RNA sequence: UUUUGAAAAAGGCAAACUUGUCGAAAGGUAAGGACGCAAAACUAAGGACCUAAAGCUUGAUAAAGUUAUGGUGGCCUAGUUACCGAA
Repeated sequence: UUUUGAAAAAGGCAAACUUGUCGAAAGGUAAGGACGCAAAACUAAGGACCUAAAGCUUGAUAAAGUUAUGGUGGCCUAGUUACCGAA
C1' cells in the first nucleotide's frame, strides 16, 4: 500500500423504551438504557422513505387535496476520513 473481519485485545457508537427540552409534524437534542453495529464516523449529491407548517386548489364553515423549502446518514448508492487484527 492492497485485500479482508475467523479468532483476540484496547477502546468506540447506541435501537426500542423512559424523563426533560426544541419542533406544526416527521424528527432532533440531553440524561438514563442496550437491540444491534467494523465505518451505526462525516457529507442530504442520486434514489427510497417519513412528515405537511407556510403557500396553492376546493369548500359558506368545519375540513379535504396538493406541495419540502423540514427530516431519516441505524434504508440503498456515491464521495471523504479512520482504530485493532489477519493475509